[in-house]
Context: one part of a larger RNA
RNA sequence: GAAUGAACGCUGGCGGCGUGCCUAACACAUGCAAGUCGAACGAGAAGGAAGCCUUCGGGCUUCUGGACAGUGGCGCACGGGUGAGUAACGCGUGGGUAACCUACCCUUCCAUUUGGAAUAACGCCUCGAAAGGGGUGCUAAUACCAAAUAUGACCACGUCAACUACGGUUAACGGGGUAAAAGAUGGCGAAUCUUCGGAUGCUGUCGUGGGAGGACGGGCCCGCGUGACAUUAGAUUGAUGGUGAGGUAAUGGCUCACCAUAUUGUCUACGAUGUCUAGCUGGUCUGAGAGGAUGAUCAGCCACACUGGGACUGGAACACGGCCCAGACUCCUACGGGAGGCAGCAGUGAGGAAUUUUGCGCAAUGGGGGAAACCCUGACGCAGCAACGCCGCGUGAGUGAAGAAGGCCGUAAGGUUGUAAAGCUCUGUCAAUCGGAAAGAAAUCUGGCGAUAAUAAAACGGUCGCCAGUUGACGUUACCGAUGGAGGAAGCCCCGGCUAAAUCCGUGCCAGCAGCCGCGGUAAUACGGAUGGUGCAAGCGUUAUUC
Numbered sequence: 001g002a003a004u005g006a007a008c009g010c011u012g013g014c015g016g017c018g019u020g021c022c023u024a025a026c027a028c029a030u031g032c033a034a035g036u037c038g039a040a041c042g043a044g045a046a047g048g049a050a051g052c053c054u055u056c057g058g059g060c061u062u063c064u065g066g067a068c069a070g071u072g073g074c075g076c077a078c079g080g081g082u083g084a085g086u087a088a089c090g091c092g093u094g095g096g097u098a099a100c101c102u103a104c105c106c107u108u109c110c111a112u113u114u115g116g117a118a119u120a121a122c123g124c125c126u127c128g129a130a131a132g133g134g135g136u137g138c139u140a141a142u143a144c145c146a147a148a149u150a151u152g153a154c155c156a157c158g159u160c161a162a163c164u165a166c167g168g169u170u171a172a173c174g175g176g177g178u179a180a181a182a183g184a185u186g187g188c189g190a191a192u193c194u195u196c197g198g199a200u201g202c203u204g205u206c207g208u209g210g211g212a213g214g215a216c217g218g219g220c221c222c223g224c225g226u227g228a229c230a231u232u233a234g235a236u237u238g239a240u241g242g243u244g245a246g247g248u249a250a251u252g253g254c255u256c257a258c259c260a261u262a263u264u265g266u267c268u269a270c271g272a273u274g275u276c277u278a279g280c281u282g283g284u285c286u287g288a289g290a291g292g293a294u295g296a297u298c299a300g301c302c303a304c305a306c307u308g309g310g311a312c313u314g315g316a317a318c319a320c321g322g323c324c325c326a327g328a329c330u331c332c333u334a335c336g337g338g339a340g341g342c343a344g345c346a347g348u349g350a351g352g353a354a355u356u357u358u359g360c361g362c363a364a365u366g367g368g369g370g371a372a373a374c375c376c377u378g379a380c381g382c383a384g385c386a387a388c389g390c391c392g393c394g395u396g397a398g399u400g401a402a403g404a405a406g407g408c409c410g411u412a413a414g415g416u417u418g419u420a421a422a423g424c425u426c427u428g429u430c431a432a433u434c435g436g437a438a439a440g441a442a443a444u445c446u447g448g449c450g451a452u453a454a455u456a457a458a459a460c461g462g463u464c465g466c467c468a469g470u471u472g473a474c475g476u477u478a479c480c481g482a483u484g485g486a487g488g489a490a491g492c493c494c495c496g497g498c499u500a501a502a503u504c505c506g507u508g509c510c511a512g513c514a515g516c517c518g519c520g521g522u523a524a525u526a527c528g529g530a531u532g533g534u535g536c537a538a539g540c541g542u543u544a545u546u547c
Stems, first nucleotide, its partner, number of pairs: 001547004006543005013393006019386002021351001026349003030346003035074003040071002047064007081304003090226008100218002105214008113147004122137006153178003157174003161170003183206006191200003227276003234267003239261008279301004283294004306327005329340004357383001359382003365379001366377004396426004406417004430488001432483005440474001445469008491536002494533002496517003502531005512519002
């Protein structure tokens, strides 16, 4: 000099864009942060309408209505937080997988047949203070089970070919074995049936099962790189290798049995092992660079979710707002037993030099569910607080010498503050008040019009196009105009040298200053005050840290 997620002191007008618990991965009151689908399914409260009965309280039936809950599907593994652990294939980079998986999405092929038995909800009984159960009876499904079929898939066998890294891989053929499925909702009316409602049927959309390919996302393996200490020199018994088995989507001592190695398998001064420290990277800061330091915000990866362990479900978890066990802590209890997990967003206490609102909205972007309408979304978009940072603007401009008054200095002449002020003439940024007024909105959906394919035939269904309507948290928005009037808006550090800027008074090695040199013991440009001056400026200094 530059820099900071800064803090402290004094001061403080506005705006834009950013940033904001670096400490206790300390403990947490309260609210919200993951739901959705009735076009998978059964049931159906309140309310409303009509009818009947009535002891005038109400009750019953039908229609409508659709809540809370339940079965089922998808989601909850994303998004959001934190950096405790980790010196590691964790991360970075480059490869390998002939050792692997991939729900939803896209393309494509073939299917979507026939049956069955339950169960929640609900009713009744019952246990418990509660949390929560138990028994019994009924019922549905895209829930569950069985059977059929199998283009292709998988498995073993046989024949044969190509490639090969010589381990295998791929392809063809043959007969054999194994395993599927679910329906929902619109439209049509040629044919069949009809209880005249409709059903079969045909057709559109969404789904379901079995393959093939793609895309996306991951798992595993390897080369190289990625801290300190040798005042850590030896370490290791699943240890090192083999055979076989188990396990996994998959390789592998990953696990297990047996065998080999004990005068020795593996690692090791090219630093093993141990101890300490630490999430890694793109980047960031500094520097001419080389390098050094660092890893807040944003982005990628990893790890964690009160502490430790475990599995379940699932395409994927050993799962932050799931389950089980143990522990610590907090809370409820009828003392028998139960409940909880902010390192999500706000917020509280504590710690600390120190870090914000218990705000608004799903309008946009994105995500989950749904055919859609729509619902959910503390992701996100916004607003609030804080000079915490960067950037921009303002606090007026011109004129004005009797160089006014006052202050300070003074050799008492004067000098200086100083065009500075006053005065006069103007301007109107920002702030204030009033009025106008964009863009962020395009979709979806609804209505109208038009085009078009399949089909027995069509469209009111599907697909596509055009027009109109509909949707804004921010928001008293940005921006523009008007009103009035210099009005509401300057401080902080320094002035001995380094280092730009000096005089007076006070003090008298005292009080004090100080980054270094050093000032102060009676004329202190160095302490304190004053005047003047220098520097920077809504900031200025100090402290801490890095280069």